[in-house]
């Protein structure tokens, strides 16, 4: 130095051909219970970062970036 993969909620991970970003665990709040703890209800929070195409971008193109792998 060249080539490839990946990034989505605090965390594991979903998202078909570009068309409403989701779900488990965890947080918060309730109900239940002498009290918790289990269960059940609920709400809250996400697309690494900038630029582009499109009515519309998580997703299609470009740059950056942080990690993994392969050649040399």
């Nucleotide at each position: 130095a060249g080539g490839g993969g990946u990034a989505u909620a605090g965390u594991u991970u979903a998202a078909u051909u570009g068309g409403u970003a989701a779900a488990g665990c965890a947080g918060c709040g309730g109900u239940c219970u002498c009290c918790a703890a289990a269960a059940c209800c609920g709400c809250a929070a996400u697309u690494u970062c900038g630029g582009g195409u499109u009515c519309a971008a998580g997703u299609c193109c470009u740059g950056a970036u942080a990690c993994c792998c392969c050649u040399g």